[in-house]
Context: one part of a larger RNA
RNA sequence: UUGGGUGUAAAGGGAGCGCAGGUGGGCGUGCAAGUUGAAUGUGAAAUCUAUGGGCUCAACCCAUAAAUUGCGUUCAAAACUGCACAUCUUGAGUGGAGCAGGGGCAAGUGGAAUUCCCGGUGUAGCGGUGGAAUGCGUAGAUAUCGGGAGGAACAUCGGUGGCGAAGGCGACUUGCUGGGCUCCAACUGACACUGAGGCUCGAAAGCGUGGGUAGCAAACAGGAUUAGAUACCCUGGUAGUCCACGCCGUAAACGAUGAUUACUAGGUGUGGGGAGAUUGACCCUCUCCGUGCCGCAGCAAACGCAUUAAGUAAUCCACCUGGGGAGUACGGCCGCAAGGUUGAAACUC
Numbered sequence: 001u002u003g004g005g006u007g008u009a010a011a012g013g014g015a016g017c018g019c020a021g022g023u024g025g026g027c028g029u030g031c032a033a034g035u036u037g038a039a040u041g042u043g044a045a046a047u048c049u050a051u052g053g054g055c056u057c058a059a060c061c062c063a064u065a066a067a068u069u070g071c072g073u074u075c076a077a078a079a080c081u082g083c084a085c086a087u088c089u090u091g092a093g094u095g096g097a098g099c100a101g102g103g104g105c106a107a108g109u110g111g112a113a114u115u116c117c118c119g120g121u122g123u124a125g126c127g128g129u130g131g132a133a134u135g136c137g138u139a140g141a142u143a144u145c146g147g148g149a150g151g152a153a154c155a156u157c158g159g160u161g162g163c164g165a166a167g168g169c170g171a172c173u174u175g176c177u178g179g180g181c182u183c184c185a186a187c188u189g190a191c192a193c194u195g196a197g198g199c200u201c202g203a204a205a206g207c208g209u210g211g212g213u214a215g216c217a218a219a220c221a222g223g224a225u226u227a228g229a230u231a232c233c234c235u236g237g238u239a240g241u242c243c244a245c246g247c248c249g250u251a252a253a254c255g256a257u258g259a260u261u262a263c264u265a266g267g268u269g270u271g272g273g274g275a276g277a278u279u280g281a282c283c284c285u286c287u288c289c290g291u292g293c294c295g296c297a298g299c300a301a302a303c304g305c306a307u308u309a310a311g312u313a314a315u316c317c318a319c320c321u322g323g324g325g326a327g328u329a330c331g332g333c334c335g336c337a338a339g340g341u342u343g344a345a346a347c348u349c
Base pairs, nucleotide, nucleotide: 004320005319006318007303008302012317014201015200016199017198021194022193023192025088026087028085029084030083031082033081034080035077036076037075038074039073040072041071042070049065050064051063052062053061054060091191092188093187094186095184096183097182098181099180103177104176105175106174107173108172109171110154115149116148117147118146119145120144121143125136126135162169163168206247207246208245209244210243211242215241216240220236221235222234223233258316259315260314261313262312263311266294267293268292269291270290271289272288273287274286275285276284298305299304322349323348324347331342332341333340334339
């Protein structure tokens, strides 16, 4: 490079927006760049191929033809691609009427529980474990009642239920704000898809500055266990967990499954709409969007997937090419650091 692949064997970027690039709906007219045909010039000779001939054969040599699949010029065609113009509405978007939602940000409010403090009652234990001990308690604990402080998380509802691009989002109220779905079919008229670089978002842990700290709890200390026990168990306990602002940019960031579009048997549950029929809350039928399970064809090494495809096709991006060495070294870029990103080779099996 060709070819083949990427759910689990190596391989889908963590996610979105989007410049360049690549690709792109219906109908018509024109042009003729790509494309196709014809003519002509050129494409040195040798080589190669075919036929014939010459050395006794062959290698070798000679002649003729073919080939040289290319390029230039001229003429022609207009189906496809392209370009220009005109037009269309089904792709896309706008508008109008509605709907559901833990989507986001900010402010305020609430109750249960844990802990601590104060006071009352009350007395010798409490706590903890496999069993214990460390620990707490006659300076009155545990238990119980009343009052107060403070921080964090929001039981039940709660659901293979909802929303979000992903990370993620769950008490209540208010304000600001993003997206989605359905119906109508008024408007624009291909405005679309993908997207290297780039930009933005991105759990937890970690970092910087300042606050906060109830519970939990790396580190640490003690008690046990054990041959030992730098652990598992117990009693404590600091960072951290929380808030504000700024970094970090990684995860089994998983559906281990990139995005978009079209097509291809069904059955059943569930969330949000619309329509028909009906006296009717129901029930039934149809339809759009989402989310599960089962299952045919097909696919698959098998497991399994199966209209939410891993099926059948198309466009674009990303990635893979034996194991180890190694996501290491070196260099570059980024970062306060931790480190991240890009990413080898020798050697070895």